[in-house]
RNA sequence: GAUAGAGGUUGCAUUUUUUAUGAGUAAGAAUGUGGAUGCGGCAGGCGCAGGAGAAACAUUUUAAAAGGGAAAGAUGCCGAAAGGGGAGAUGACCUGCUUGUUUUUCCUUGGGCAUACAGUUAAGAGCUGUAUGACUGUCAUCGAAUCGAUGGGGCGCUAUC
Numbered sequence: 001g002a003u004a005g006a007g008g009u010u011g012c013a014u015u016u017u018u019u020a021u022g023a024g025u026a027a028g029a030a031u032g033u034g035g036a037u038g039c040g041g042c043a044g045g046c047g048c049a050g051g052a053g054a055a056a057c058a059u060u061u062u063a064a065a066a067g068g069g070a071a072a073g074a075u076g077c078c079g080a081a082a083g084g085g086g087a088g089a090u091g092a093c094c095u096g097c098u099u100g101u102u103u104u105u106c107c108u109u110g111g112g113c114a115u116a117c118a119g120u121u122a123a124g125a126g127c128u129g130u131a132u133g134a135c136u137g138u139c140a141u142c143g144a145a146u147c148g149a150u151g152g153g154g155c156g157c158u159a160u161c
Stems, first nucleotide, its partner, number of pairs: 001161005008078001011077009027062007037049004041097005081109012110136002113133008138152006
């Protein structure tokens, strides 16, 4: 340098089907009160709706969806992948801000779990970040040596050529 592997019974990611939640919520319609604003992520602009009755409230009626979750299956894999910063493209009416998607680059993280805080979210679910804790895998060193202790990290570790 090349090739092939391991960590785990919740390894990682994508995708299909079913299903609970979302929710009797948003939105629509009718009636009544009301009496001039409301909507397009925020501001300005520009539009749209509105005394042929806006916002808001009440009653009745109709009634979702997305993201995330669970189960089963399929595919690709073991920096699998996740997060943060920069640059580019693109979407949200135009500009700015913000935000979503995506490409590239730099940095961090061995892995899952639990707890606390913060963010996201409809949410005590889930996800993300930080900290702590035990568990687990690997390597190094030491020892009383199939066990224990300390320490390190995936550009690592093991095997073969």
This is a predicted structure of a 161-nucleotide RNA (Lysine riboswitch aptamer) from a mouse gut metagenome.
Rfam family: Lysine riboswitch aptamer. From the family's description: Riboswitches are metabolite binding domains within certain messenger RNAs that serve as precision sensors for their corresponding targets.
The coordinates come from a structure-prediction model, not an experiment, and the mean pLDDT is 80.
The RNAcentral record of the sequence draws on MGnify.